[in-house]
A computed fold for an 80-nucleotide RNA from a Frankiales bacterium, annotated as c-di-GMP-I riboswitch aptamer.

RNA sequence: UCCCGACAAAGGCAAACCCGUCGCGAUGCGGGGACGCAAAGCCACGGGGCCUCGCCUGCCGAGGUAGCCCAGCCGCCCAG
Numbered sequence: 001u002c003c004c005g006a007c008a009a010a011g012g013c014a015a016a017c018c019c020g021u022c023g024c025g026a027u028g029c030g031g032g033g034a035c036g037c038a039a040a041g042c043c044a045c046g047g048g049g050c051c052u053c054g055c056c057u058g059c060c061g062a063g064g065u066a067g068c069c070c071a072g073c074c075g076c077c078c079a080g
Stems, first nucleotide, its partner, number of pairs: 005077001012037002017032005035067001041073002046070003049065006055058001
């Protein structure tokens, strides 16, 4: 340095749900709240899946989801 990831250490994030708010909607954002997460950090201008809206119902258009998966980028620690 790289792979791996523990009976370690310091920390981090924040599901459902509730309140508020934008939106046709999926969802998003803020506050509360913790189910969990070694990438639950970034990325939707890579490939899939799923969800929403629209119609000319299509091998279609537009939008969303990264806490659905693969890929890509960056990162803490150091048992083995």
The prediction has a mean pLDDT of 86.